[in-house]
Order: sequence, then C1' cells, then structure tokens
RNA sequence: CGGGACGUGGCUCAGUCAGGUAGAGCACACGACUGGGGGUCGUGGGGUCGCUGGUUCAAAUCCAGUCGUCCCGA
Repeated sequence: CGGGACGUGGCUCAGUCAGGUAGAGCACACGACUGGGGGUCGUGGGGUCGCUGGUUCAAAUCCAGUCGUCCCGA
C1' cells in the first nucleotide's frame, strides 16, 4: 500500500441477505415465595446500532468516506 471479516444496553450475541416500533440470554434494581442464604417466579431501568455524510415517506439494514481490532497478500 491492496483485499477481507468484525464493531448493536454493563457482558456475550441475534436482527442486515429481502429497509417498516431495536431484541434475547446473563448481569443490575424492586417485589412475591423462604426463618435467613441460595434458588424460582413476576415487574422494571438501561443502547437509537463505531463515527460522518448521502439515498429514501422511512436506514442497525442500501451507498460513500473514515476510525478501531483481527486475518491474508505485497
């Protein structure tokens, strides 16, 4: 320098192909059961999707640029 993969709540990930209300598990807070702990069940808070711009009525998703991590090539 060229090519590719990944980036989404605190953590691990799905959702992208085919644009249409941002989700799951764990964790956290509260409540119930229990003498207590643990455990189980219920409820709740928390991210607008690495960043910037564009297309569109509408973008995590499509397009362009850019940053970080990893891999391959030179």

RNAcentral holds the sequence, with entries from ENA and Rfam. Transfer RNA from Fodinibius sp., 74 nucleotides, folded computationally. Its Rfam family is "tRNA". About the family: Transfer RNA (tRNA) molecules are approximately 80 nucleotides in length. Gene Ontology term of the family: triplet codon-amino acid adaptor activity.